[in-house]
Context: one part of a larger RNA
Molecule: small-subunit ribosomal RNA, 5' domain
Organism: uncultured Treponema sp.
RNA sequence: AACGAACGCUGGCGGCGCGUCUUAAGCAUGCAAGUCGGACGGCAAGUGGUAGCAAUACCACCUAGAGUGGCGGACUGGUGAGUAACGCGUGGGUGACCUACCCUCUGGCCGGGGAUAGCCGUUAGAAAUAGCGGGUAAUACCGGAUGUGACUGCAUCGCUAUGGCGAAGCAGGGAAAGGAGCUAAGGCUCCGCCAGGGGAUGGGCCCGCGUCCCAUUAGCUAGUUGGUGAGGUAAGAGCCCACCAAGGCUCUGAUGGGUAGCCGGCCUGAGAGGGUGAACGGCCACAUUGGGACUGAGAUACGGCCCAAACUCCUACGGGAGGCAGCAGCUAAGAAUAUUCCGCAAUGGACGAAAGUCUGACGGAGCGACGCCGCGUGGAUGACGAAGGCCGAAAGGUUGUAAAAUCCUUUUGCCGGUGAAGAAUAAGUGUGGGAGGGAAUGCCCAUAUGAUGACGUUAACCGGUGAAUAAGCCCCGGCUAAUUACGUGCCAGCAGCCGCGGUAACACGUAAGGGGCGAGCGUUGUUC
Numbered sequence: 001a002a003c004g005a006a007c008g009c010u011g012g013c014g015g016c017g018c019g020u021c022u023u024a025a026g027c028a029u030g031c032a033a034g035u036c037g038g039a040c041g042g043c044a045a046g047u048g049g050u051a052g053c054a055a056u057a058c059c060a061c062c063u064a065g066a067g068u069g070g071c072g073g074a075c076u077g078g079u080g081a082g083u084a085a086c087g088c089g090u091g092g093g094u095g096a097c098c099u100a101c102c103c104u105c106u107g108g109c110c111g112g113g114g115a116u117a118g119c120c121g122u123u124a125g126a127a128a129u130a131g132c133g134g135g136u137a138a139u140a141c142c143g144g145a146u147g148u149g150a151c152u153g154c155a156u157c158g159c160u161a162u163g164g165c166g167a168a169g170c171a172g173g174g175a176a177a178g179g180a181g182c183u184a185a186g187g188c189u190c191c192g193c194c195a196g197g198g199g200a201u202g203g204g205c206c207c208g209c210g211u212c213c214c215a216u217u218a219g220c221u222a223g224u225u226g227g228u229g230a231g232g233u234a235a236g237a238g239c240c241c242a243c244c245a246a247g248g249c250u251c252u253g254a255u256g257g258g259u260a261g262c263c264g265g266c267c268u269g270a271g272a273g274g275g276u277g278a279a280c281g282g283c284c285a286c287a288u289u290g291g292g293a294c295u296g297a298g299a300u301a302c303g304g305c306c307c308a309a310a311c312u313c314c315u316a317c318g319g320g321a322g323g324c325a326g327c328a329g330c331u332a333a334g335a336a337u338a339u340u341c342c343g344c345a346a347u348g349g350a351c352g353a354a355a356g357u358c359u360g361a362c363g364g365a366g367c368g369a370c371g372c373c374g375c376g377u378g379g380a381u382g383a384c385g386a387a388g389g390c391c392g393a394a395a396g397g398u399u400g401u402a403a404a405a406u407c408c409u410u411u412u413g414c415c416g417g418u419g420a421a422g423a424a425u426a427a428g429u430g431u432g433g434g435a436g437g438g439a440a441u442g443c444c445c446a447u448a449u450g451a452u453g454a455c456g457u458u459a460a461c462c463g464g465u466g467a468a469u470a471a472g473c474c475c476c477g478g479c480u481a482a483u484u485a486c487g488u489g490c491c492a493g494c495a496g497c498c499g500c501g502g503u504a505a506c507a508c509g510u511a512a513g514g515g516g517c518g519a520g521c522g523u524u525g526u527u528c
Stems, first nucleotide, its partner, number of pairs: 001527003005524005012375006018368002020333001025331003029328003034071003039068002046061006078286003087211008097203002102199007110144001112142002119134006151172004156167004178191005212258003219249003224246006231239001261283004265276004288309005311322004339365001341364003347361001348359004378408004388399004413465006422455001428449007472517005477498003483512005493500002
């Protein structure tokens, strides 16, 4: 000097930050990932109509919940257990690769089929759930047609850097889906769909260098090291397998053990260096423990699935359910760390044509002097100097302009009022223009209008009120700024070091005075 601090005493306000460092211990409760009716069949309730005395039946509109389907649940958010490793950092490689949505370019979207959930009926079960029968739709599923290019195989040429680029031949194999609006009923527009090229973004893999301690760890290694050939992957490779060879690493520290997420940074320091990796940002790893794959553009998937284990819960004892290292909150542990708050108004994300819905991301508020910064607790005048306290040689000294008193001010506080900015290109509508079209809807551009604020009794400003609402902590032997008295008597106690205390203690305790810092001051811990 610093701190994610803690403890003691004390405590007025504001701004900006930060807040389980311990048990990757266990968790009650609520919320944290949904969305689309402009993909699909349909529908409780409701409204209207018809019939009927009524119960009710039928039809139309409308739509909740559920279901099929699509996209998203691989992002965001949390934690640091593991990991000494191509994990991270940095610089390269990929002629060895992938990339949904997005941008751009080229071409296409023909014609059929069979199911299944929902639903209806029914069975088993305490439940979770499961079964049987009937029947239905699609942008769900499956054939067929077309099929340039791309892909695969065979043979060829040129350039070239191993599978790169270009050219051309033969064969093989492989696509698609509709919806909404408009219409002059032919179609058109918009959103989608299929195949392919390029881009962008994100990722996979490989390599050089760097990355803690122990030699009281000296040898380690059989898929081990290499080759050939099959397999596998998006892709190179002992990645996996068969066969063959006997290699490979190591005192420039292999192997083993311990510790640890890494970095940008942060702290310190004149620097070199040392320490550290909270918050914020990048990467990695993990999601009760261990294992596994499925789906998918992407996971071996925190709030998905399966198996095993421990634990907890429900049970009708047959069987089931669960995973806060998301946000709050609880228990335990600990010296120690917050609200079961408000809002999607802003920013960002998912879905949607849009309106919009969802969003404990985020924006805010609450608690905590935990930190940094700022402000205040009043200002001026005021006695050869009140009272009281303390000291005293009893003259006096000191507290001390301090108080009182007089005159002011009103930051802050309290009361009242005014009142920004965070809000924009929303949607829609009007006007003008543009591309395209036979026309209309629609599309693109400009412009006008145009709703929406959690915070919030906001900030800021104005008025009123009254010195009113606001000072403590540590120290005074030396180091080290600041001394006297009394009490105590090697006791009680102090102490960072030297050391104080056994009858006059500047060192213990108290008082007065003084010194330092100040809404803080000290102590402890840790680092330089």